[in-house]
Parts: sequence; C1' cells; structure tokens
RNA sequence: CCCCAGGACCCCAGGGCGCGAGCUCACGAACCCCGUCAGGACCGUGAAGGUAGCAGCGGUAAGUGGUGUGAGCGUCGCUGUGGAGCUCCUGGGGCAC
Repeated sequence: CCCCAGGACCCCAGGGCGCGAGCUCACGAACCCCGUCAGGACCGUGAAGGUAGCAGCGGUAAGUGGUGUGAGCGUCGCUGUGGAGCUCCUGGGGCAC
C1' cells in the first nucleotide's frame, strides 16, 4: 500500500422495556342534564281531557376507578442472507521497503 472479515458511527425493518391519548367496563348530577313521571298541585261544567312537575326509577355529562386493547413517543454494549460508508479501531492474508 492492497484485499478480506468484524466492530464503532448513520439510516431502515423487526423486537424487548417504560410512558401512553383513544376505545372498552363500572361508578357518577336533591335542583341549576335528558327520559318516564306515583302522590299531590293547577286549568277545565266535567268521573272528558290536558299542563307543569317533586319523590322514585332509568340513561348519561364533567369526573373517578378497574381490566383488556392500543395510535404515538422515549429508551435498549437486542436482532438483522439489511442499507450507507471506506472516517476511525481490531484481526488475518498478500506485496514492497
């Protein structure tokens, strides 16, 4: 100096770990959410009919909690018949001095 192999470094793909919106389930409003509205109240000549509507019940909002899932983000001296590169390092071989 040349060749080969490996590593560091950069990219890509996959994977591990952590966080995790959203989704899912449950709970969740005396009234200022919705629905249904017993009783009672009111309108009505009226056992016609109707109005508003408390309690109760049901459903949910904000929110809280659990399990699963999970976009994405971070990280990993994880992997790769990968890519880039020939800058640095290591090893082997060859040539020359």
Molecule: Bacterial small signal recognition particle RNA
Organism: Longimicrobiales bacterium